This is a predicted structure of an 86-nucleotide RNA (c-di-GMP-I riboswitch aptamer) from Domibacillus sp. PGB-M46. It was read from a public genome assembly, where an Rfam model found it. NCBI's taxonomy places the organism under Bacteria, Bacillati, Caryophanales, Bacillaceae, Domibacillus.
[in-house]
RNA sequence: AGGAGACAAAGGCAAACUUAUCGAGAGGUAAGGACGCAAAGUUACAGAUCCUAAAGCAAUUGUGCUCGGAUGGCUGUGCUGCCGGA
Numbered sequence: 001a002g003g004a005g006a007c008a009a010a011g012g013c014a015a016a017c018u019u020a021u022c023g024a025g026a027g028g029u030a031a032g033g034a035c036g037c038a039a040a041g042u043u044a045c046a047g048a049u050c051c052u053a054a055a056g057c058a059a060u061u062g063u064g065c066u067c068g069g070a071u072g073g074c075u076g077u078g079c080u081g082c083c084g085g086a
Base pairs, nucleotide, nucleotide: 005083012037013036017032018031019030020029021028022027035073041079042078045076046075047074048071049070050069051068055066056065057064058063
């Protein structure tokens, strides 16, 4: 230095839920709260999942597709970070 990941140390993040708020919605933000996480830091490029108000096309009734959006705590990729025992 790299890799791997502790019966270690210093720390970090924050699921569900509640309240408030934004959104048509998935969901986001803030506070509380901890299920968990060695990247549960960041990245929407790829896959997967979810939403679909408005617009367009088709259909005729509450649909399907396109477009658009969301999820990084679904997975991969890129970038970055603490420790340094076996």